[in-house]
RNA sequence: GGUCCGUUAGCUCAGUCGGCAGAGAGUGGUGCUAAUAACGCUAAGGUCAUGGGUUCGAGCCCCAUACGGACCA
Repeated sequence: GGUCCGUUAGCUCAGUCGGCAGAGAGUGGUGCUAAUAACGCUAAGGUCAUGGGUUCGAGCCCCAUACGGACCA
């Protein structure tokens, strides 16, 4: 230098055929208990890497850029 993959909650990751942004774990509250743990219930938490394009509508499609990784030279 080239090709490809990844980037979504503080963490690990889903997200189908373009139409609601989700799970686990963690955190806060609460129930249970003599109490703690465990378990149950519940809540908060999001620039979907950044910028642009297509579309009535983009996490999803297209382009560029940044960062990380693999391979080739």
Transfer RNA from Nematostella vectensis, 73 nucleotides, folded computationally. Its Rfam family is "tRNA". Rfam's curators write: Transfer RNA (tRNA) molecules are approximately 80 nucleotides in length. NCBI's taxonomy places the organism under Eukaryota, Opisthokonta, Eumetazoa, Cnidaria, Nematostella. The prediction has a mean pLDDT of 82.